[in-house]
Context: one part of a larger RNA
RNA sequence: CUAUGGUUAAGGAACUCGGCACAACGACUCCGUAACUUCGGGAGAAGGAGUGCCCGCAUCGGUGAAGGGGCUUGCCCCCGGAGCCCAUGCGGGUCGCAGCGAAACGGCCCAAGCGACUGUUUAUCAAAAACACAGGACUCUGCCAAGUCGCAAGACGACGUAUAGGGUCUGACGCCUGCCCGGUGCUGGAAGGUCACGCGGAGGGGUUAGCCUUCAUCGGCGAAGCUCCGAAGCCAAGCCCCAGUAAACGGCGGCCGUAACUAUAACGGUCCUAAGGUAGCGAAAUUCCUUGUCGGGUAAGUUCCGACCUGCACGAAUGGCGUAACGACUUGGGCGCUGUCUCAACCAUAGACCCG
Numbered sequence: 001c002u003a004u005g006g007u008u009a010a011g012g013a014a015c016u017c018g019g020c021a022c023a024a025c026g027a028c029u030c031c032g033u034a035a036c037u038u039c040g041g042g043a044g045a046a047g048g049a050g051u052g053c054c055c056g057c058a059u060c061g062g063u064g065a066a067g068g069g070g071c072u073u074g075c076c077c078c079c080g081g082a083g084c085c086c087a088u089g090c091g092g093g094u095c096g097c098a099g100c101g102a103a104a105c106g107g108c109c110c111a112a113g114c115g116a117c118u119g120u121u122u123a124u125c126a127a128a129a130a131c132a133c134a135g136g137a138c139u140c141u142g143c144c145a146a147g148u149c150g151c152a153a154g155a156c157g158a159c160g161u162a163u164a165g166g167g168u169c170u171g172a173c174g175c176c177u178g179c180c181c182g183g184u185g186c187u188g189g190a191a192g193g194u195c196a197c198g199c200g201g202a203g204g205g206g207u208u209a210g211c212c213u214u215c216a217u218c219g220g221c222g223a224a225g226c227u228c229c230g231a232a233g234c235c236a237a238g239c240c241c242c243a244g245u246a247a248a249c250g251g252c253g254g255c256c257g258u259a260a261c262u263a264u265a266a267c268g269g270u271c272c273u274a275a276g277g278u279a280g281c282g283a284a285a286u287u288c289c290u291u292g293u294c295g296g297g298u299a300a301g302u303u304c305c306g307a308c309c310u311g312c313a314c315g316a317a318u319g320g321c322g323u324a325a326c327g328a329c330u331u332g333g334g335c336g337c338u339g340u341c342u343c344a345a346c347c348a349u350a351g352a353c354c355c356g
Stems, first nucleotide, its partner, number of pairs: 001351008010342002014340001019337001027051005036041001038172001052094008061085003067079004071074001095099001107335007114327002119131002135170007147156003173322004178252003183249002185245005192240003198234002203229005210221003253271005280314001281311001292308005
């Protein structure tokens, strides 16, 4: 010096990102116990007192001797309460620094955020405010269900049947959940527009038996058959179109003026939109400017709490705002306690170092 363990004057978080790690609390009995609350809880809240051993007394409980009584004479029944055991209370005494004498054995409180809760998770850096969750809602599905796996047979769903099953979102509970259907999606719509295959076949082309013409070279016409192209017309879904639908995907404005101090603008004007953000909350797990401003707490506070509202860029089931209880969660404060620190010292053990 390193590791592990132990002790420490005075101070007591001054340490540090942060009380990390220590220390402290700790058992049982009794007293006592706040806000808040979903009346269950909070609560072991908090905060106090007692605790050994000996003697005595009282009492609860257990056991039940002697003795007495009875008869049906029995290892019988009834009365009886000695002695002993155990527990509790009271009184007295007594020892130590110390009596849950060792060990085991909650530190506590206040406030805020998030998540209701118990649970689940990154086997091997994350246990959480992430996932799940009861509860809520929308939607699909009438049974050979929808959905899922499989090429199929077949199977699950389910030996279930809409109080059932699948999918999606939200996430206890309380109060609530505003406006927009223009876009996208979904649902509905016997009209109209567009429209594939197919049907259809107007019309046209190729070939040529034959015919016409001729300088018998060339040129022209051309039935049937075979074959090619093919207009009108008929024709499904889809799309267009018309509606509905936001706890479907999503969206939820700008400029100018105005009140008898000033300031501000209940009010007015105007432009645009599908509609212009309602309630509630708000420098927030969201606020850039920003350590916003004011108040609280500190001697001093970029954090914290309460307000304000100028919301760069909250906002209502991608839920909004509250909320008792709960949390190895996160943040701020306090009491207790301490070698975390001022500032280090000593002890024990094992290493390190030396010899072998």
About this RNA
Predicted 3D model of a 356-nucleotide part of an RNA (large-subunit ribosomal RNA, domain IV) from a Coriobacteriales bacterium. Its mean pLDDT, the model's own confidence on a scale to 100, is 90. Rfam family: Bacterial large subunit ribosomal RNA. The full RNA is in RNAcentral, with records from ENA. The organism belongs to Coriobacteriales, within Bacteria.